[in-house]
Molecule: transfer RNA
Organism: Podospora anserina S mat+
RNA sequence: GGCCGUGUGGUGUAGUGGUAGCAUACUUGCUUUGGGUGCAAGUGGUCCCAGGUUCGAGCCCUGGCUCGGCCC
Numbered sequence: 001g002g003c004c005g006u007g008u009g010g011u012g013u014a015g016u017g018g019u020a021g022c023a024u025a026c027u028u029g030c031u032u033u034g035g036g037u038g039c040a041a042g043u044g045g046u047c048c049c050a051g052g053u054u055c056g057a058g059c060c061c062u063g064g065c066u067c068g069g070c071c072c
Stems, first nucleotide, its partner, number of pairs: 001071005007065001010024004018055001025043006048064005
């Protein structure tokens, strides 16, 4: 330098155009002498950036960036 893939709460991960889910973490309560475990409720996301398509984009298109892989 060329090609391909990846990016979503603190962390990991799902989401084939119509309200962004799950696990974990954290907070509170119950349980315990206390802690842990367990149970219940809650908090936390400008979906990497910019633009485009569309009534509507995490999802489709273009460019850029990050990380990973292959080739040179």